RNA sequence: GACGAGCGGCGGACGGGUGAGUAACGCGUAGGGAUCUGCCUAACAAUGGGGGAUAGCCCGGUGAAAACCGGAUUAAUACCGCAUACGCCCUACGGGGGAAAGCGGGGGACCUUCGGGCCUCGCGCUGUUUGAGGAGCCUGCGUCGGAUUAGCUUGUUGGUGAGGUAAAGGCUCACCAAGGCGACGAUCCGUAGCUGGUCUGAGAGGAUGAUCAGCCACACUGGGACUGAGACACGGCCCAGACUCCUACGGGAGGCAGCAGUGGGGAAUAUUGCACAAUGGGCGAAAGCCUGAUGCAGCCAUGCCGCGUGUGUGAAGAAGGCCUUAGGGUUGUAAAGCACUUUCAGUAGGGAGGAAAAGUUAGUCGUUAAUAUCGGCUAACCCUGACGUUACCUACAGAAGAAGCACCGGCAAACUCCGUGCCAGCAGCCGCGGUAAUACGGAGGGUGCAAGCGUUAAUCGGAAUUACUGGGCGUAAAGCGCUCGUAGGCGGCUUGUUAAGUCGGAUGUGAAAGCCCCGGGCUCAACCUGGGAACUGCAUUCGAUACUGGCAAGCUAGAGUAUAGUAGAGGCAAGUGGAAUUCCGGGUGUAGCGGUGAAAUGCGUAGAUAUCCGGAGGAACAUCAGUGGCGAAGGCGACUUGCUGGACUAAUACUGACGCUGAGGUGCGAAAGCGUGGGGAGCAAACAGGAUUAGAUACCCUGGUAGUCCACGCCGUAAACGAUGUCAACUAGCCGUUGGGGGGCUUGUCCCCUUAGUGGCGCAGCUAACGCGAUAAGUUGACCGCCUGGGGAGUACGGCCGCAAGGUUAAAACUCAAAUGAAUUGACGGGGGCCCGCACAAGCGGUGGAGCAUGUGGUUUAAUUCGAUGCAACGCGCAGAACCUUACCAGCCCUUGACAUACCAAUCGCGGUUACCGGAGACGGUUUCCUUCAGUUCGGCUGGAUUGGAUACAGGUGCUGCAUGGCUGUCGUCAGCUCGUGUCGUGAGAUGUUGGGUUAAGUCCCGCAACGAGCGCAACCCUCACUGUUAGUUGCCAGCAUUUAGUUGGGCACUCUAGAGGGACUGCCGGUGAUAAGCCGGAGGAAGGUGGGGAUGACGUCAAGUCCUCAUGGCCCUUAUGGGUUGGGCUACACACGUGCUACAAUGGCGGCGACAGAGGGCAGCGACCCCGCGAGGGUGAGCAAAUCUCCAAAAGCCGUCUCAGUUCGGAUUGUUCUCUGCAACUCGAGAGCAUGAAGUUGGAAUCGCUAGUAAUCGCAGAACAGCAUGCUGCGGUGAAUACGUUCCCGGGCCUUGUACACACCGCCCGUCACAUCAUGGGAGUUGGCUUUACCCGAAGGUAGUGCGCUAACCAGCAAUGGAGGCAGCUAACCACGGUGAGGUCAGCGACUGGGAUGAAGUCGAAACAAGGUAGCCCUA
Repeated sequence: GACGAGCGGCGGACGGGUGAGUAACGCGUAGGGAUCUGCCUAACAAUGGGGGAUAGCCCGGUGAAAACCGGAUUAAUACCGCAUACGCCCUACGGGGGAAAGCGGGGGACCUUCGGGCCUCGCGCUGUUUGAGGAGCCUGCGUCGGAUUAGCUUGUUGGUGAGGUAAAGGCUCACCAAGGCGACGAUCCGUAGCUGGUCUGAGAGGAUGAUCAGCCACACUGGGACUGAGACACGGCCCAGACUCCUACGGGAGGCAGCAGUGGGGAAUAUUGCACAAUGGGCGAAAGCCUGAUGCAGCCAUGCCGCGUGUGUGAAGAAGGCCUUAGGGUUGUAAAGCACUUUCAGUAGGGAGGAAAAGUUAGUCGUUAAUAUCGGCUAACCCUGACGUUACCUACAGAAGAAGCACCGGCAAACUCCGUGCCAGCAGCCGCGGUAAUACGGAGGGUGCAAGCGUUAAUCGGAAUUACUGGGCGUAAAGCGCUCGUAGGCGGCUUGUUAAGUCGGAUGUGAAAGCCCCGGGCUCAACCUGGGAACUGCAUUCGAUACUGGCAAGCUAGAGUAUAGUAGAGGCAAGUGGAAUUCCGGGUGUAGCGGUGAAAUGCGUAGAUAUCCGGAGGAACAUCAGUGGCGAAGGCGACUUGCUGGACUAAUACUGACGCUGAGGUGCGAAAGCGUGGGGAGCAAACAGGAUUAGAUACCCUGGUAGUCCACGCCGUAAACGAUGUCAACUAGCCGUUGGGGGGCUUGUCCCCUUAGUGGCGCAGCUAACGCGAUAAGUUGACCGCCUGGGGAGUACGGCCGCAAGGUUAAAACUCAAAUGAAUUGACGGGGGCCCGCACAAGCGGUGGAGCAUGUGGUUUAAUUCGAUGCAACGCGCAGAACCUUACCAGCCCUUGACAUACCAAUCGCGGUUACCGGAGACGGUUUCCUUCAGUUCGGCUGGAUUGGAUACAGGUGCUGCAUGGCUGUCGUCAGCUCGUGUCGUGAGAUGUUGGGUUAAGUCCCGCAACGAGCGCAACCCUCACUGUUAGUUGCCAGCAUUUAGUUGGGCACUCUAGAGGGACUGCCGGUGAUAAGCCGGAGGAAGGUGGGGAUGACGUCAAGUCCUCAUGGCCCUUAUGGGUUGGGCUACACACGUGCUACAAUGGCGGCGACAGAGGGCAGCGACCCCGCGAGGGUGAGCAAAUCUCCAAAAGCCGUCUCAGUUCGGAUUGUUCUCUGCAACUCGAGAGCAUGAAGUUGGAAUCGCUAGUAAUCGCAGAACAGCAUGCUGCGGUGAAUACGUUCCCGGGCCUUGUACACACCGCCCGUCACAUCAUGGGAGUUGGCUUUACCCGAAGGUAGUGCGCUAACCAGCAAUGGAGGCAGCUAACCACGGUGAGGUCAGCGACUGGGAUGAAGUCGAAACAAGGUAGCCCUA
């Protein structure tokens, strides 16, 4: 004392949250000793007797509030003395100091002031000790990155003493000493809580530190202490600061990194829930109270696990969709249909476990004097659930309510159509998309996962791609330029000892959880749970002693020293020499010299060059000279002398591991360059001049200064290379060479052995290959250095070095998907070798100049249709555009169509033909005449045809030759191109096919790891040249007849014709060659080495040509891009080119005469003879389907004339008159006559054809065609020249070489400049962070001092009062925040500026790759 408030006790240091700070004894692990510890445990002892206050309450006051002040009164387990205290503490060992508190229950005897004492039980309190648990301190070891952070430190390191703390200690102070840490990484900077564990991985590792557990740190930021057993204290205090809130402006209040919740931020993360029922914590004697700890629920597919969305049957393989070769396929047993099931969800009902305690009663045991109390055990009763409409079970109904996402080019499981057309878009990498996209978008189908599936971000793996396990360094990135040498690492043989490393045993620890194994519990699983194993570690201890280490003693094989020799451009210094260049002087001598691809500049008549003599000066040392020598490397070359380093050889003696390597360090270190002073002949950056060139700041030439040389001092780099670090050991041979030693004989220019160098091959082995191979790049050991994709970049910044130039150390942003090595096959080369071709050369004739023809470009046009475009388009498609052709243009017409198939209806035709009208015609309208389909089962049945209608369709010379077939061109009639098997190589590939000969030939021969074969070559085929035979008409005619005439008789001998044959094969001879293949010459022969010509075109190349011959995929048009028709155009014309014709004349023109071919064609044809015409031609029409008739005349030829002229050359152009073809010659045919009479007098640069019956020249024929040739294709006549030869141009073949090319040299590729974008360096400065240092200021606080003000307990005193002690206050040092100045460092921004990177088509050049056209590259100026 109702509650509340207050006093007092205990707890608020636990539990819960967070990871800012911290690189630290913070954490982990193993230890240590100088400590403390409330509650708890155990033990011993004690608990006696007093005192003074104070809150609350009451009265009063101040303030807005928070709160505060004054007065009076009062209690305690609150506070303070006194007594006692073995053990406790202090000690100078004499002694001294220090404690407490009571409260509650019960009660027999005894006492009582009747309150109780007393006894007892329980709870407490005091002292001390013990334990447990907890805490503090110290130590060994472990614990991120940066050295572009190398020196740090003054309480710093230690000592002595003192103070301080619970406790050791510079923890603090005074004094003394000058230490301490650091290359085994101190200090500084950046980053970070640590661990058990987690993820990944075979492991070793790598990454990580959510949840759970241990430790640490923090609690608005900074500082501080108080209280307490424990804090320097998350929900305590004080101060300073920032922020928020209240205010009466005077002052106050606050701290969610507790649980929920709000705002903000963000790609993104939950409910202002229920309950203390369980577990646990605090307090309490207990009941109980408190507990956002905790247990549960809510939200979220965030994750793990389990379950469902149905099961069986079902072919007409439904419909629909998609595809289609139009047949079908696929979706697909999928659906529907039929028959079942009912988990989960739904409705209804039932229903565990999580609950055991505590409590009450009874019994019993212990405590006790005690049947009180209290505690233990047993039994009975009562009662406690947030979750919760729990889990679970049962019933009911119905397939009922329940499937998506990604992907389908390769990696990587899964394919088609449509749309799009380098667009839109995709993309992890490679890469898709430019009209047929399995790659974009959609669809169908498929594949993979599945209540999920994809994407993004991150980690490990694959990645042996940082290599401990487990990599490399000749050429791919990577050996320091080379010695010496410090630290360090490693180290010969023997013995003993030790036991640090090493190995074994034991003990302790390595928390729990997790992982793993064996069990158990939820229906399974996830999950939970029991046990085990493991935790590879650390510590202690006991052993072992081979090896390594330590210590001790020895040894001689490593290493070294001594003695005697040897070779040498090893080094340094001094001196000497000759040849040559240049210059100077002199002599001789005269016009050039010099230089180059060619020239010029330059020198020279003032005497050069040349030559002789003399002199000066500097530099370098020919021959010897050698994959010879020496040196660590750079490097070293005349000779002599001096000084000096190293190596090698032989034999002995000595030392006794003295050795190897070598981070830092030190020295040496080509050339260039720098400084000072000399020197300077030649050479020669810069520079000047001359050339070359588009230019030529180059290459070439003439000059020429630094420099090159010497002395001294710097620099410190090279492709400083064997692109190969040093040392040691081992591992087949053969051949050289240098220096030494030994041996042998046959004594030599000999042979053998050995050793130290220096070279060439080569086995094993190694290597990606090339290659290396006792001088290793083989097999091992020791140590060092270095590498980790290309570029940016050996750069920037910083440091160090340097006089400078610069060196050294050395990044990042950004960017690319490669960069690189070796080898292979090709291609290419202003690389090489061999060979061929009318390729060049030698010749002949042309083109290019003129006129014309023809084709093309261009231009023009309504259209000038289209194609062909270097060779390999351009007299090409076109073997023939007036209409037609014809595709183009303009106009006018048609629309199932000019043409095909199918359907319906009508007709039996159709067709031919005459004439008229309109029209440009197509077409429209009318009309004359002729004829009146075939089969027949007699059915308008079938076939055929026409007209009309409708729909499928026709049609397209529209596009794509870069979607294609076919055909063709070209390299090229070049000699090549391949395969099988074998062999070699990791492989691509090689071999064969290369090599020696030879050929026209990959033709043949020989050789050969190849042996064979195929396509090509050749031959077989055609033709020409010779010939026998067969056959003689239309051919021929020797002899016989006959004629104008082979006309006829006759004949088939000859010519000729055309069938089948012969013949030529290097067959024969000689030479040569290899005795081969073959080649050369000869004989014979019509023909000789492929007899001439033709046909014949390998594998392939050129996305060569052709969609307009034809065929064809896809796309496009469908009263038009189709079809018809008239007219026009393809024929244009300033110009340019190609191919031709005719010429320019006398090898000719003109006139005359008039001889000789071949091969072809001919009936809608060739057309004779005859007549007419000047002629083109006309008239007539014999003969001929052709060895019969005809085209048909061949022309060059011969004779005459012209006499060099723009002509008697040349014929264009123009005028005029004609002819022919044809429906039609205007645009736009050919020809004839007359007249006209242009250019042109042999053609610039350049360029073409041809090697023998060829070129040149001359005419003839044919195809197509009505007509039209200078074109084309053929035919014959006349009929040459030249080829030394393969250097060069072009093309090609084989071998080889280089390559940075492979779209393959029409390749690749570099730099400046210009533009755009990006990141970055410098930068006057400017802004901020961190930090150092000096000074100022000095809150709170504790400590120290003081304390004149104040003061209940104790002491003294009768009292007043004094003392002890305490408090406020004050002072001092320390110190947070704050301020001033000066630095250091990091970051942001920054005018301007430097380089860098990137970017379909910019500019200038042409540096590299080939001998890249001046070999390239490195260092330097």